[in-house]
RNA sequence: UAGAGUUUGAUUCUGGCUCAGAACGAACGCUGGCGGCGUGGAUAAGACAUGCAAGUCGAACGGGACUUACUUAGUAGCAAUAUUCUGAGGUUGGAGUGGCGCAAGGGUGAGUAACACGUGGGUAAUUUGCCCUGAAGUUGGGGAUAACUCAUCGAAAGGUGAGCUAAUACCGAAUGUGUAUUCCGGGGGGCAUCCUCUGGAAUACGAAGCUGGGGACCGAAAGGCCUGGCGCUUCAGGAUAAGCCCGCGUCCUAUCAGCUAGUUGGAGGGGUAACGGCCCACCAAGGCAAUGACGGGUAGCUGGUUUGAGAGGAUGGUCAGCCACACUGGAACUGAGACACGGUCCAGACACCUACGGGUGGCAGCAGUCGAGAAUCAUUCACAAUGGGCGAAAGCCUGAUGGUGCGACGCCGCGUGGGGGAUGAAGGUCCUAGGAUCGUAAACCCCUGUCAUCUGCAAACAAACCUCCUGGUUGAAUAUUCCAGGAGCUGAUAGUAGCAGAAGAGGAAGGGACGGCUAACUCCGUGCCAGCAGCCGCGGUAAUACGGGGGUCCCAAGCGUUGUUCGGAUUCACUGGGCGUAAAGGGUGCGUAGGCGGCAAAAUCAGUUUGGUGUGAAAGCUCCGGGCUCAACCCGGAAAAGGCACUGAAUACUAUUUUGCUAGAGGAUCGGAGAGGAGACUGGAAUUCUCAGUGUAGCAGUGAAAUGCGUAGAUAUUGAGAGGAACACCAAUGGCGAAGGCAGGUCUCUGGACGAAUCCUGACGCUGAGGCACGAAAGCUAGGGGAGCAAACAGGAUUAGAUACCCUGGUAGUCCUAGCCGUAAACGGUGCGCAUUUGCUGUGGGUGGAAUCGACCCCAUCCGUGGCGGAGCUAACGCGUUAAAUGCGCCGCCUGGGGAGUACGGUCGCAAGAUUAAAACUCAAAGAAAUUGACGGGGGCCUGCACAAGCGGUGGAGUAUGUGGCUUAAUUCGAUGCAACGCGAAGAACCUUACCUGGCCUUGACAUGCAAGUAGUAGAAACCUGAAAGGGUGACGAGGUAGCAAUACCAGCUUGCACAGGUGCUGCAUGGCUGUCGUCAGCUCGUGUCGUGAGAUGUUGGGUUAAGUCCCGCAACGAGCGCAACCCUUGUGUCCUGUUGCCACCCGAACGAGAGUUCGGAGCACUCUGGACAGACUGCCUCAUUUAAAUGAGGAGGAAGGUGGGGAUGACGUCAAGUCAGUAUGGCCCUUACGGCCAGGGCUGCACACGUACUACAAUGCCUGGUACAACGGGAAGCAAGACCGCAAGGUGGAGCAAAUCUCUAAAAACCAGGCCCAGUUCGGAUUGUCGUCUGCAACUCGACGGCAUGAAGUUGGAAUCGCUAGUAAUGGCGCAUCAGCUACGGCGCCGUGAAUACGUUCCCAGGCCUUGUACACACCGCCCGUCACAUCAUGAAAGUCGGUUGUACCCGAAGUCACUGUGCCAACCGCAAGGGGGCAGGUGCCGAAGGUAUGGCCGGUAAUUGGGAUGAAGUCGUAACAAGGUAGCCGUAGGGGAACCUGCGGCUGGAUCACCUCCUUA
Repeated sequence: UAGAGUUUGAUUCUGGCUCAGAACGAACGCUGGCGGCGUGGAUAAGACAUGCAAGUCGAACGGGACUUACUUAGUAGCAAUAUUCUGAGGUUGGAGUGGCGCAAGGGUGAGUAACACGUGGGUAAUUUGCCCUGAAGUUGGGGAUAACUCAUCGAAAGGUGAGCUAAUACCGAAUGUGUAUUCCGGGGGGCAUCCUCUGGAAUACGAAGCUGGGGACCGAAAGGCCUGGCGCUUCAGGAUAAGCCCGCGUCCUAUCAGCUAGUUGGAGGGGUAACGGCCCACCAAGGCAAUGACGGGUAGCUGGUUUGAGAGGAUGGUCAGCCACACUGGAACUGAGACACGGUCCAGACACCUACGGGUGGCAGCAGUCGAGAAUCAUUCACAAUGGGCGAAAGCCUGAUGGUGCGACGCCGCGUGGGGGAUGAAGGUCCUAGGAUCGUAAACCCCUGUCAUCUGCAAACAAACCUCCUGGUUGAAUAUUCCAGGAGCUGAUAGUAGCAGAAGAGGAAGGGACGGCUAACUCCGUGCCAGCAGCCGCGGUAAUACGGGGGUCCCAAGCGUUGUUCGGAUUCACUGGGCGUAAAGGGUGCGUAGGCGGCAAAAUCAGUUUGGUGUGAAAGCUCCGGGCUCAACCCGGAAAAGGCACUGAAUACUAUUUUGCUAGAGGAUCGGAGAGGAGACUGGAAUUCUCAGUGUAGCAGUGAAAUGCGUAGAUAUUGAGAGGAACACCAAUGGCGAAGGCAGGUCUCUGGACGAAUCCUGACGCUGAGGCACGAAAGCUAGGGGAGCAAACAGGAUUAGAUACCCUGGUAGUCCUAGCCGUAAACGGUGCGCAUUUGCUGUGGGUGGAAUCGACCCCAUCCGUGGCGGAGCUAACGCGUUAAAUGCGCCGCCUGGGGAGUACGGUCGCAAGAUUAAAACUCAAAGAAAUUGACGGGGGCCUGCACAAGCGGUGGAGUAUGUGGCUUAAUUCGAUGCAACGCGAAGAACCUUACCUGGCCUUGACAUGCAAGUAGUAGAAACCUGAAAGGGUGACGAGGUAGCAAUACCAGCUUGCACAGGUGCUGCAUGGCUGUCGUCAGCUCGUGUCGUGAGAUGUUGGGUUAAGUCCCGCAACGAGCGCAACCCUUGUGUCCUGUUGCCACCCGAACGAGAGUUCGGAGCACUCUGGACAGACUGCCUCAUUUAAAUGAGGAGGAAGGUGGGGAUGACGUCAAGUCAGUAUGGCCCUUACGGCCAGGGCUGCACACGUACUACAAUGCCUGGUACAACGGGAAGCAAGACCGCAAGGUGGAGCAAAUCUCUAAAAACCAGGCCCAGUUCGGAUUGUCGUCUGCAACUCGACGGCAUGAAGUUGGAAUCGCUAGUAAUGGCGCAUCAGCUACGGCGCCGUGAAUACGUUCCCAGGCCUUGUACACACCGCCCGUCACAUCAUGAAAGUCGGUUGUACCCGAAGUCACUGUGCCAACCGCAAGGGGGCAGGUGCCGAAGGUAUGGCCGGUAAUUGGGAUGAAGUCGUAACAAGGUAGCCGUAGGGGAACCUGCGGCUGGAUCACCUCCUUA
């Protein structure tokens, strides 16, 4: 020391991405009241107009100018006076000589990876102006030169010549306290060279004046002299500042591995303040580097700042220290100090001036301008303070600095009011229509007065210097210097801060957010559009996610966004991670450097520990205290500052050295085991081939075939021979080896491990970056060899295709020798070594013990090799003394997926290629293990008319009907695999009707309410028009309630407003209902237990069942919804009931020859009606199942037997299944129309296709005649009998019946008799003609039925496909609903006749349970791979081309230092002079910037073309992978192919399934 979101159906883990925090020299958007303190060109070290930023000293100097109550002289004038000149004084400071300063201050960060910086040291290798202290001096001369004057050149800038002049300018000389060098001594010290003190000798080396005061003395004066101050010279010391050197620290890159000739060193010289290859000649051949040289990239460093718990990370703006730079490059001069920001010279670029000859310039000083940019201020005031320069001082200068201004850029503070105030106003918003909320918020009442505004007063920062006065000091002095005290003078900011007063709530609030993370929710608009988005993700008509409104939340003069850094991120892990399967162990060994290292003693004290000293600048941070009203800010103090250095001490551990030891390691002796390796020799079986014999038509091959071989004699068989390769059985979780790997036998050579017992060496050890060696298969080179097998290839099949799988052939290769390659799923996916930690049980090798005939077994032990399993570990799976446990040592490797093990570069290779190894771009995942499902051309078990066995159909014909399609003004709409299609529709001529055409209505055909109007009102015969609807006229003509009545209200009508109405849309907004899986046996819960968890258990297992039915077992025990049962019906019986049912017995009557029939009474026995009850439960017996149970098989009894048959009943759920057109209903839409009315048409339309049916094709039939037996049902606008008419449909008529009474009602097939004689028929009936009947307002479109005539297709139906397991199929008729009628051949029921077959579960389909695999979870109708085509993006290669940078060689060579020269020139010194000394110009040389030529390296841009990659909407081709993915997959390699891929060889399991063997566990 805080976490959260996001991979999944869910889970745990791994792992990335994202968010919440803080910070900023920030920018942008919206907004903006005040103040304080800070801060503000980060980009173009781009270019700069203008002004300012470094001067000062007259007490160094000459001269000039001005001035004067001074002075001299002249002129004018009588003079006063005026004026000129000289001198003197004063003032001034333009220009100049000279001194000091200009090397500071100020700016910037280009360069620099370096002693640049930081830190600590060294300098015995150094310098230091001004300043301080001390010592000693400061004498006497000389020659010039600027200024100035004159002349002259030039446009200018600026020169040239001649002449005059001064100094603290310049030059000799003297003086040597001293200093330096050399030599000779002495003392002390140190660090090698040396340092220091001291004595002697020699040589060399100095100076300048200026300015005050003054008594005595001297002097004509000046002055001397005295006394001060400033200066100058020499030396020593100090202080300050600087130079140089060293230790340590200081970015990325090895796809930069070798670099280096002044290079490394020596000795000599030069040079410097100083050491030094710093430079030069010579000599030697060194120096640096894996502890990263050299190269490339980037970068000023630090104190600090920021973040962080810290360790760390990032950063270096303001402030402070250091460095570097000053237009670019080079160079020196002057000086104490520079190689010099506002100096010089040269070259270059740029800009400006120009008279074109030539000149001038350098804001990275302060302001300011342009430019580029997202972006960064005033061309301000003042030297009052602080500081700096000069000066003796006054003072001057100072864009340093102090202030002000501008910018919300940041931090801090303040305000925009306070209290009361409910009718909870108005208004907004929402609403469930009640209300809620904004909200005490406002209004209103009472207060206050911060800030801003106005008025007035009004600061601190100021003390010095200086002047004057007083006292002291120095001094001869009252002068001067110094010290102390007093008085005076000085303010940019600024009339500012502050204070006081006045007035009035008056002038002062916004920004963002509101799906989760993340505090905060609603309405409207929009409709995958517009848009949002940090991540996940929102938006396709009910968006808390877009836009607006209201409300809320968070901050607040700010709020958000963007960018960057740290954090979160333990996501580079030192603190503090990992590597069996998630990313990650090197293929294996040997071994170098390095790292680590046994026991004992001693020494040292390097590490280590502990004291002390120095340093670690200031500022900052922290703490304490203080000052601004507080705070920010500022001041004082303390602490801290992990560090470095020096020094004292300690000695356990580490280290080093020394001496020992034997437990690690190794050696010697003996022994056995082994497919360890190499070479040589050798053996048998088999394949193939050759020869010979026998023998004949096939062989071979496959799922089936074909290609192939064979009558030229194959295959088969016998014998002989040739040749190559591999070694059956033994053989094994068995052995050996470091790994790869190793297998017939013998011999030779040889490596390693193991065991036993002793002896020896004495830590000799472990690991191992680089390195070296070995390293399957494939492949390569050369030479052999070649039987079999077999990439490529050829052919045959398969297939839509088949560049494959299968088959027939077949070449490289496979084999040997020699060499290369160096990779594999080179795997235990597990690096090596050592140590520690419960066990059980196999097996190989050795030794020992006991025992024995025996080394059989047994026990113990060591080394190997297996299985299971404990603790522990692990995300889990699993590992578990052969660790993935617990520790130590060393090596290798990992850091999201893809791009990619790829590109480029390097190394290796003959090549193939190997190795090392990125980036742009892109995604929010990729992944591991386990869970639940689903799925599998996985497995096991089981079921179903699922198959099989049967019977009958469909598919062919005609017709009916539904659908599609087509057509149409319309052919209304819906239903679409199973689970739409004789479905909604249980009845489309009108109606229905929703569609079309045309004509009409508009509060409406219908409901409710409001308002107004209306009184022959409501209603209404009749009439006109019209197709009707509608429009118009209209005789006649009412009512209800209250009230005495008037009247009011209702009802009605008209008008207007609310509204009605909609079969308009959305079944993907819904309710309800329904279909389907499926009447399948399943689906869950509570508690407990197990698991980190999702979940599991229960529900699995053994039996059994139709069944999760039941039994047994079991970490489960129970329970619920389902199953079953309860319900209905049917089958048997009993009881009850008795009309409309029944009629056996009995009585009567009628008919009849009789049998008998009919009727009536009586009756309820039977049938029947419809109610109650009984019955069936594996209850009984036998057998089977290991016992038992459940259960099964058989049997008895029974009407019925194992659910008796049938029905109703449909679990959790699935299909966004169906229905807004049955009704209901949210939302949307229409409102003189998408509503309503009417007429006509359409839904019936017809080249065609499909479904479902009917009728047939005939003789088990058809026709004619005869004759028998039902049940369920219906009936009043109905069913309708008998009778009559009609060939018939039907008609007339109407008994009976609201029904166990009457009626529909004839049942038909069957049966009997006759005909037909196998034919398009006496089958079949379509179609058509004609005549009719019925219903109905109306049968044209468009009804049904009948009669006569007509007589089509069709002779049993391809591929395929459907139903059915018993009263079933098949077949025959009957009834009903709808309905005026009917398209019914449909639907729902009823009864009659009435079969066949089931061996069985291999296969097809569907389903259930268990198990297994999975890359599926929208769940296999899943997922998913590659080519090709199109678009976009980034990138590699590329003939070239352009640019940058850099190396090498050479050319040219500015300025300039240095060297040489110096015949030209020159004042100081020497010299009488000549000349000398010295110097200058000039010249030459070395070096040398820029430039040029040539040739390389590296980096970058661009490019025709080209390679792959990534991403995209529903493109094309296939289907490689995931299941045994349909040929198991994958790895390496080689060949081939549109593509995924295929094939060969070797390897792996990260393969399913089945069987066997072995081992283990349990019993």